The prediction has a mean pLDDT of 83. A computed fold for a 106-nucleotide RNA from Terribacillus saccharophilus, annotated as SAM riboswitch aptamer (S box leader). Rfam family: SAM riboswitch aptamer (S box leader). Gene Ontology term of the family: regulation of gene expression. Rfam describes the family as follows. The SAM riboswitch is found upstream of a number of genes which code for proteins involved in methionine or cysteine biosynthesis in Gram-positive bacteria. The model forms 97% of the base pairs in the Rfam consensus. The sequence was found by an Rfam model in a public genome assembly.
RNA sequence: CACUUAUCUAGAGUCAGGGUAGGAACUGGUCCAACGACCCUGCAGCAACCGCUUGUUUGAAGCAAGGUGCUAAUUCCAGCAGACAGACUUGUCUGAGAGAUGAGAG
Numbered sequence: 001c002a003c004u005u006a007u008c009u010a011g012a013g014u015c016a017g018g019g020u021a022g023g024a025a026c027u028g029g030u031c032c033a034a035c036g037a038c039c040c041u042g043c044a045g046c047a048a049c050c051g052c053u054u055g056u057u058u059g060a061a062g063c064a065a066g067g068u069g070c071u072a073a074u075u076c077c078a079g080c081a082g083a084c085a086g087a088c089u090u091g092u093c094u095g096a097g098a099g100a101u102g103a104g105a106g
Stems, first nucleotide, its partner, number of pairs: 001106001003104006013043001015042004022032003026079004044071003049067002051063004075098001080095006
C1' cells in the first nucleotide's frame, strides 16, 4: 500500500513538561484554538479487539500484568441512493460510500 472480517449514539485528562499556529481525514457547514488548541513526552485514566481464567460448543461470565487503541462535540453534522412525512427547502429512517481502530492473511 491494497485485501478479508468485526466494531464505531457508551466510557475516560480543568494533570505536568516541551514545541508551535493552526486543528477537527477530504469538500461544505459548524465548532476548537495565544486563557496555548492540534502535536510530542511523562504520568493518570477508559475500554476490552488481541490476550488470560472459568465454562461451553461456539452463546456466555469474569480479569487487566502484557500488545494495540482511545480520553471535545454520535465517525461533530451533511455529502451518494431509496422510503416516508412535509411543502420550498427541510425532517425522520434504512442502506451504500468514505474514514478510524483491532484481528488475520498478502